[in-house]
Context: one part of a larger RNA
Molecule: small-subunit ribosomal RNA, central domain
Organism: uncultured bacterium
Formats: sequence, structure tokens, C1' cells
RNA sequence: CUGUGCCUAAAGCGUGCGCAGACUGCUACUUAAACAUGAUGUGAAAUCCCCGGGCCUCUCCUGCGAACUGCCUUCUGAACUGGGUAGCUAGAGUAUGCUCAGAGGGGGGUAGAAUUCCACGUGUAGCAGUGAAAUGCGCACAGAUGUGGAGAAAUACCGAUGGCGAAGGCAGCCCCCUGGGAUAAUACUGACGUUCUUGCUCGAAAGCGUGUGUAGCAAACACGAUUAUAUACCCUGUGAUUCCCCGCCCUAAACGAUGUCGAUUAGCGGGAGGGCAGCUUCACUGCUUAGUAGCGGAGGUAACGCCAGAAAUCGCCCGCCUGGGGAGUACGGUCGCCAGCAUUAAAACUC
Repeated sequence: CUGUGCCUAAAGCGUGCGCAGACUGCUACUUAAACAUGAUGUGAAAUCCCCGGGCCUCUCCUGCGAACUGCCUUCUGAACUGGGUAGCUAGAGUAUGCUCAGAGGGGGGUAGAAUUCCACGUGUAGCAGUGAAAUGCGCACAGAUGUGGAGAAAUACCGAUGGCGAAGGCAGCCCCCUGGGAUAAUACUGACGUUCUUGCUCGAAAGCGUGUGUAGCAAACACGAUUAUAUACCCUGUGAUUCCCCGCCCUAAACGAUGUCGAUUAGCGGGAGGGCAGCUUCACUGCUUAGUAGCGGAGGUAACGCCAGAAAUCGCCCGCCUGGGGAGUACGGUCGCCAGCAUUAAAACUC
């Protein structure tokens, strides 16, 4: 390089935006870069091939031809690719509606339970904990119970194979700002599209830096148990962190282990958003759209399983794979305050 592939065997970048690049609707005219046809020139010799010659054969030498699959110039062609001009509306987009749904995002406010702590009242000997205990708390009045207060974090029920979001993710209620989507019918723009190396954005948890905050939970740590041991599981305590502002980190089984976009291909019932029609005006029926979970035929799959939301049948573009270990390591580079299972990424050796 060709070629096989990428749900589970190695393999889809965590996610999107997007320049270059690649690919790209319909019609008419035009052009002739590319392309195709013919022709001239050139393509040294040797080599290879064909037919001969020199030798007894192999080898070797030699003559002629063909070939040299290439390049330049030129004639012709115009379906396709490319360029140009003029149009079109099926892709894409915009506008319109007191249209619709939603834990989509940011900021502010506020509510009620529960835990803990504090004060006071009632009240007395235990409480807590476990398989059983002990450490622990308690006559300096605990635990229980009543009233009041403080503060932090999270929002029971509704709640769901439910909804929204590009992914990460998002949940009490109210207000402000704001993104996206769906649907219905028209009007408009007129290919404005798809995918994207590099690049940029966002990116759970943990962790890092400065400063607040700290109710509960809880790494590390200490103690009590258990045990042959117990650097654990269980218990008691304390406590970084968890929360907030700002700034970093940039990784996850970041999973649907399934890249994005488009087209085509039986059915079935469910829940949820919108619309239309019928109608008994209803909590009904049917149709239709975009999304979502479950079956299933054809098909394809090694099988499991997938099946209109494909892993079916096709097209464009990007990413990635090439035996196991060594190793996602070393070295070097880049990024980072650090940490660095960050990122890029070998080899010896071995089976």
C1' cells in the first nucleotide's frame, strides 16, 4: 500500500462547534481544465520477447523485428467530473401563532419536614452499641419528653422502562434573564448542504490553589472488638473532603461498550409531546407527525442478540484496529501550581 474489520473477539475520539480538505439537489445554455478517440514527433544502446546466424549441447556472442504500457504537440467529441451564465424548489434555512411540552442553563428569593447543637421546664438511672460485647455518654442530672432558639445541607409523597439536554448531567416552590426542540398552515430565501485532520468549547467523581463555611455523612487516624494474625469487615470517636465564590485539573464501565448525516425496507400493542378529523362534546375512536421503552417477520450475525431509534440494504466524510505479555510503560516533546492511570508513544526480551 492492498485487504478484513470496529455492540460483546483488537478497534467509534467523552461531547459538540467549526476553518482548510473531501463529498454534494434539479433544469437549460456554454466552455473544454480533466477525460476519451485518431495522428505526428520522441521514448539512446544494452536488457526482456519473437524469428534467424555463429558454435556439438548448455551458456555466450550477433542480425532483424516487436516492444519500451511514457511524454510533448495536434484533430475531433461533449454524456459524465470540473469552470461559467441564467433559472427552479424536493435538501437546508427564515418569518408568522395570546400554539405546545419540558428536573434545559444562569441569578435571586422563599417554604416545610428531619438530624445536630444551645437555653429553660418536667423527670430519674440508665443511654448508646452488637452476633455477643467493649471502648464511649450519664447523678457535675444523661437518655426520654415539652417550649424556644441557632446553623448547615438536602428537597419525602407526586415520581414513572416519565420529561429535558450535544454529552457530562438536570428534581421543593416563586420571580428575573436565557438556549434548544416539537407542531400547524402559509409566505419568503434559493443549494445557503454533509462531514471534518489541526483548532476551539463544554466535560461526573476524586484531587489541587486563595478565601468563606461546616448540620449530617465520611477517606486518613486513634480506640474497642473479632481473629492464629486483622495494617480489614463490626463498634465508638475525630476528621480532609462533601457545600459556596473565583481559578485549575480533563480523566471514568465518560456505556447503547453501537461516530455523524442522508435514503430505502412487514407488522403489533404501550407510555409520553403536538396537530387534524369523526363524535355521544367525553376520561372516546381513527389518522398524522417528532421523540421514547417492549415484542417481532424478512434480512444480516460466530453466536448471544439486532430488527424502521438496525447490528438490514446503500451513499458521503471523520476516527480507530492489526497476536499475548513487556506497556498505555521508558525516553523525548506538549499541557499542568501540584498530583499526573494528562497527552503523544517505543524497543530489548519473552511465549